[in-house]
Context: one part of a larger RNA
């Protein structure tokens, strides 16, 4: 000099864009953060509508009939998104390769989607319990579950053969059939099997990745082989047997420290230091362990066990996990609102309408940083008054002020006013599909809407210089000097050093210098 997620002191007008627990991975009150689908299903608690009954004429009761829908079965999603950096020095990361793998939703292709069965919730009845919850009996549906049939691909094979699937739902409709439910046809969404792709993930290898030798030897599933098991898959991954190997001064092992990277800061560069925000990967989710489900987890807001802690209890037992967003206590020099909205972008579910979304977009707080603007402009010598200094003549503050003439950015008041909105829906045309001018899908045109921010940005008008300057320094380094007070005292200080009666170095005044809504100090890095 540059820099910072900074803090402290003094001061503080506005805006834009960023950033904001670096410490206790300490403990957490409260609210919210993952739901959705009735076009899978039986149903119907509540709400609304319709219908019916009773009458006390505005109430009560009944009724799944309709819109819908609590709880339940089922599907998909809760493995993403969000947080944190404790652990980890290699089971990680970065880069470059590899073969022995899996991959829901998505895309392309091929072949199918036939016919049956038995249950379990919900519900009802009874019981246990303080509660959480649980038990027994009975009824019932399905895209839940299980056989059978079929098998182009697929899998197994001793090459003879063997094994294994599926589910329907909704819209529309001309003939035909009908037990008036629908069959049937067609379209859409699904379902099953297989192949290929895409995406994602698992695995292996090489190189690189901090300090210590006052850590020199380490290792027995250890190193390799055979066989078996296990896994989606290779492999001591595991087991049995066999061999005795494997690593190490090119630093093994041990100990300490640490998430890694793209990058950030600095520097002419080489390098050094760091790894906040943003992005990629990894690890973790009160501590330790374990598996279940699933395409995917050994799962932050799932389960089980143990432990510590907190709450509750009728003492038998139960409940909980903010390193999600806010917020609280604590720690600390120190770090924000228990805000708004799903309008946009994205995600989950759904045919869709839509619902959910503390992701996200916004707003609030903080000079924490960067950038921009303002605090007036011109004129004005009687060089006013006052202050300070003085050699008493004057000098300086100083065109500074006053005065005169203007302007009105920003802030204030009033009015106007974009863009962020594309879609979806509705109507029409047209193309595809089809038996069809239904339905559905695509394209085009028209049309009705949808904004949290928001009293938005921006523009116009109004008023009046009106509301807006401080901080540090002035001995040398280093730009900037005098007076008074003090008297090795009080004090200053980054280094050299000042102060013991004329202190440009302490404290104050005047003056000056440098930066400026900041300025200094401290800490840290180059």
């Nucleotide at each position: 000099g540059a820099u910072u997620g900074a803090a402290c002191g003094c001061u503080g007008g506005c805006g834009g864009c960023a950033u904001g627990c670096c410490u206790a991975a300490c403990a957490c009150a409260u609210g919210c953060a993952a739901g959705u689908c009735g076009a899978a299903c039986g149903g119907c608690a509540g709400c609304a509508c319709g219908g019916g009954a009773g009458c006390u004429u505005g109430c009560u009761c009944c009724u799944g009939g309709u819109g819908g829908c609590g709880a339940g079965u089922g599907g998909c999603g809760g493995a993403c998104g969000g947080g944190u950096g404790a652990g980890u020095a290699a089971u990680a990361a970065a880069u470059a390769g590899g073969a022995a793998u899996c991959u829901g939703c998505c895309c392309a292709a091929u072949a199918g989607u036939g016919g049956g069965g038995g249950a379990c919730a919900a519900c009802c009845u009874g019981g246990u319990g303080a509660a959480a919850a649980c038990c027994a009996g009975g009824c019932u549906a399905a895209u839940a579950c299980c056989g059978c049939a079929u098998a182009c691909g697929a899998c197994c094979u001793a090459c003879g053969g063997g094994u294994g699937a599926a589910a329907g739902u909704g819209g529309a409709g001309g003939a035909c059939c009908u037990u008036c439910g629908g069959g049937c046809u067609u379209c859409a969404c699904g379902c099953u099997a297989u192949u290929g792709g895409a995406u994602g993930a698992g695995c292996c290898u090489a190189u690189u990745u901090c300090u210590g030798a006052u850590u020199a030897g380490c290792u027995u599933g250890u190193u390799g082989g055979u066989a078996a098991g296990g896994u989606a898959a290779u492999g001591g991954c595991u087991u049995a047997c066999c061999a005795a190997g494997g690593c190490g001064a090119c630093g093994a092992u041990c100990a300490g420290u640490a998430g890694c990277u793209g990058g950030u800061c600095u520097g002419a560069g080489a390098g050094g230091a760091c790894g906040a925000u943003c992005a990629g990967c990894c690890a973790c989710a009160c501590u330790g362990g374990g598996a279940c489900u699933g395409a995917g987890a050994c799962a932050c807001g799932g389960c089980c066990c143990a432990g510590a802690c907190u709450c509750u209890u009728a003492c038998g037992g139960g409940a909980g996990g903010c390193a999600g967003c806010a917020g609280u206590g604590g720690g600390g020099a120190a770090u924000a609102u228990u805000g708004g909205a799903c309008a946009a972008u994205g995600g989950g579910c759904g045919c869709a309408a839509g619902c959910c979304u503390g992701a996200u977009c916004c707003a609030g707080c903080a000079a924490u940083g960067c950038c921009g603007c303002g605090u007036g402009u011109g004129u004005g010598a009687a060089g006013a008054a006052g202050g300070c200094c003085u050699g008493c003549g004057g000098g300086u503050u100083g065109u500074a002020a006053a005065g005169c003439a203007c302007u009105u950015u920003c802030a204030g008041a009033g009015g106007g006013g974009a863009a962020g909105a594309a879609a979806u829906g509705c109507u029409g045309a047209u193309a595809g599909u089809u038996a069809a001018u239904a339905c559905c899908u695509g394209u085009c045109a028209g049309u009705c809407u949808u904004g949290a921010c928001g009293u938005u940005a921006c523009c116009c008008u109004c008023a009046g210089a009106a509301g807006a300057a401080g901080c540090a320094c002035c001995g040398g380094c280093u730009a900037a000097c005098u007076c008074c007070g003090u008297g090795c005292c009080a004090g200053c200080a980054g280094c050299c050093g000042c102060g013991g009666u004329a202190a440009u170095a302490c404290g104050g005044g005047g003056g000056g210098u440098g930066c400026a809504a900041g300025c200094g100090u401290u800490a840290a890095u180059c």

A computed fold for a 526-nucleotide part of an RNA from a Gammaproteobacteria bacterium, annotated as small-subunit ribosomal RNA, 5' domain. It matches the Rfam family "Bacterial small subunit ribosomal RNA". Rfam links the family to the GO terms ribosome and structural constituent of ribosome. The coordinates come from a structure-prediction model, not an experiment, and the mean pLDDT is 86. Lineage of the source: Bacteria > Pseudomonadati > Pseudomonadota > Gammaproteobacteria. It was read from a public genome assembly.